[in-house]
Molecule: transfer RNA
Organism: Paludibacteraceae bacterium
RNA sequence: GGUGCCAUCGUAUAACGGUUAGUACUCAAGAUUUUCAUUCUUGCAAUAGGGGUUCGAUUCCCCUUGGCACUA
Numbered sequence: 001g002g003u004g005c006c007a008u009c010g011u012a013u014a015a016c017g018g019u020u021a022g023u024a025c026u027c028a029a030g031a032u033u034u035u036c037a038u039u040c041u042u043g044c045a046a047u048a049g050g051g052g053u054u055c056g057a058u059u060c061c062c063c064u065u066g067g068c069a070c071u072a
Base pairs, nucleotide, nucleotide: 001071002070003069004068005067006066007065010025011024012023013022018055027043028042029041030040031039048064049063050062051061052060
């Protein structure tokens, strides 16, 4: 240089083009407990950036950025 893959809450991981973007752990509050821990309930928090297609994009297409693999 060429080809391919990946990018979603703090972490991990889902999501037929029509979702309130879900779940687990973490964190916060409350309940229980003499206290802590455990358990239960509730809550906070995310689609790498830009453009295009579409009535509608996390999803499809293009470019860029970053990471990984193969190849030269």